[in-house]
Context: one part of a larger RNA
């Protein structure tokens, strides 16, 4: 390589779009240098194989085969391919719904924290237990005000949305998707999908605002034999907003994406028919639990890890190593892409 594989043993790309490619519904004409059959020529001798000669080899004789190619005729199922039609796949509109999908604006209460005023007087505060702190220059407590940052309690749920990453306090504006339908067009227009584009938690980075909690980093207080730590008193960056770069995760469902097919039962959400038996049907989504089958076992199990196709990623003993160096990307940390000696 081939083979076998990828939930947890090595291995699903961190998710979409979408070029090349590949794979692709139905019915029917046409066509024939994909494809089937068939006849003929050729496939030099040597070689092989099989027979004959007293012949076991070797030689001689003398036949097969020689997957191939070329020509010529036939067939039209299946690939292609031209061309017509069809609606179930795919989309389009109409009527409906639901929703923390997204982006901008504006605005609400309660909290911590900070200053002002009044009232009050000795502690506050923290822990296992103290101390750093903080208070008589009046703390903590408590009552009213002011400010100014972040988060949005109940509702709230295996809910809901969103391709992922995500997304929650009210309003209003702009917008994407997505479900239902006894509804009208379209008429294959799918689907995957190498390079490629985009979006992509936290942290981080450049520069400019903000700065109330929290808090790497650091200081002191403790604890310990130490204690660069777990506690505690403090507090820098950072969280936050506006731009812009970074491009990375247990980016997990450790389970690429799409189509079809299959035993039952419970229970949610969002539609539609149906009608009163606190049901009963059907679709789209979210849990549960099982039967066959699958699995190395635990487990999956119509949201497969069953039964099958298509297309893509990736996997091939452990270290060494996701390192070196090389190339590209970045201001920079660094990302990718990726080895080999050695060694067990």
């Nucleotide at each position: 390589c081939u083979g076998g594989g990828c939930g947890u043993a090595a291995a699903g790309g961190g998710c979409a779009c979408g070029u090349a490619g590949g794979c692709g519904g139905u019915g029917a004409a046409u066509c024939g240098a994909g494809u089937u059959g068939a006849a003929a020529g050729u496939g030099a001798a040597a070689g092989u194989c099989a027979c004959c000669a007293a012949a076991a080899a070797c030689u001689g004789g003398c036949g097969g085969a020689a997957u191939g190619c070329u020509c010529u005729c036939c067939a039209a199922a299946c690939c292609a391919a031209u061309u017509c039609a069809c609606u179930u796949g795919a989309g389009u509109g109409a009527g409906a719904c639901a929703g923390a999908g997204g982006a901008g604006a504006g605005u609400g209460g309660a909290a911590u924290c900070u200053c002002g005023u009044g009232u009050g007087u000795a502690g506050g505060g923290g822990u296992a237990a103290a101390a750093u702190c903080u208070a008589c220059a009046g703390a903590u407590c408590u009552a009213c005000g002011a400010a100014g940052g972040a988060a949005c309690g109940c509702c709230a749920a295996a809910a809901g949305c969103g391709a992922a990453g995500g997304c929650a306090g009210c309003u209003c504006u702009c917008u994407g998707g997505g479900u239902c339908c006894u509804u009208a067009c379209c008429g294959a227009u799918g689907u995957u999908g190498g390079g490629g584009u985009g979006c992509g938690a936290a942290a981080g980075c450049a520069a400019g605002g903000g700065g109330a909690g929290c808090g790497a980093a650091u200081a002191g207080g403790a604890u310990u034999a130490g204690a660069u730590a777990c506690c505690c008193u403090g507090g820098u960056a950072g969280u936050c907003c506006a731009u812009g770069c970074a491009g990375u995760a247990a980016a997990c469902g450790a389970u690429g994406a799409g189509u079809g097919u299959u035993c039952a039962c419970c229970c949610u959400u969002g539609g539609u028919c149906u009608a009163c038996g606190u049901g009963g049907a059907u679709c789209a989504a979210g849990g549960g639990c099982c039967c066959a089958g699958c699995u190395a076992a635990c487990g999956c199990a119509u949201g497969a890890a069953a039964c099958a196709c298509u297309c893509u990623g990736c996997c091939u003993g452990g270290g060494g190593a996701g390192u070196a160096c090389a190339a590209u990307c970045g201001u920079a940390u660094g990302a990718c892409c990726a080895a080999a000696a050695c060694u067990c």

Description: Predicted 3D model of a 344-nucleotide part of an RNA (small-subunit ribosomal RNA, central domain) from Ehretia macrophylla. Rfam family: Bacterial small subunit ribosomal RNA. Rfam links the family to the GO terms structural constituent of ribosome and ribosome. RNAcentral holds the full RNA, with entries from SILVA. The coordinates come from a structure-prediction model, not an experiment, and the mean pLDDT is 87. Taxonomically the source falls in Ehretia (Eukaryota, Streptophyta, Spermatophyta, Ehretiaceae).